[in-house]
Molecule: Lysine riboswitch aptamer
RNA sequence: AGUCUUGAUAGAGGCGCGGCCGACAAGAGUAGCUUCCGCACACGGACGGGAAUCCGGGGAGCGAAAGGGGAGGCCGCCGAGGGGGACACGGGUUCCUGACCGUGUUUUUACCGGGCCGCCGGGGAAUACCCGACGGACUGUCGCCGAAAGGCGGAGAGCUGUCAUGGCA
Numbered sequence: 001a002g003u004c005u006u007g008a009u010a011g012a013g014g015c016g017c018g019g020c021c022g023a024c025a026a027g028a029g030u031a032g033c034u035u036c037c038g039c040a041c042a043c044g045g046a047c048g049g050g051a052a053u054c055c056g057g058g059g060a061g062c063g064a065a066a067g068g069g070g071a072g073g074c075c076g077c078c079g080a081g082g083g084g085g086a087c088a089c090g091g092g093u094u095c096c097u098g099a100c101c102g103u104g105u106u107u108u109u110a111c112c113g114g115g116c117c118g119c120c121g122g123g124g125a126a127u128a129c130c131c132g133a134c135g136g137a138c139u140g141u142c143g144c145c146g147a148a149a150g151g152c153g154g155a156g157a158g159c160u161g162u163c164a165u166g167g168c169a
């Protein structure tokens, strides 16, 4: 000097990740309010099913909000973080039930390297956006093959640098 083990530490990936702020668009000429006209049944609606209960038309004027999105900025970061499961609480008139939505706690020991595009399913008022399955090319990284170009494969429990540690030679 090499190689491997274990540990500490510093880093890299790029349409990278999360949080906060955020004009604005959409929601919506909707809900609601005012006013005029009408007011009988049928039927429809209030997440699905069952029971109960409630609501309901038209014209004109005024006219929101929430959840979701958001260019960009700032902050913290590189299992960043996301997803799934379980439990608890809350939500849409009430009760039963199912699904869904929100929040919190916990868990995963191999669910996912990363974003992008397509398609399907779910959420959503939505063509926005979010989540998931599948497919595609791209990209960083390591391994194998190769003279190279490149090909194939793996997964972040990874990869690279430095230091320490113990083993091999």
Stems, first nucleotide, its partner, number of pairs: 002168003006164006014078001016077006024069001032062006043056004047098006081112002083108009113139002116136003120132004141154005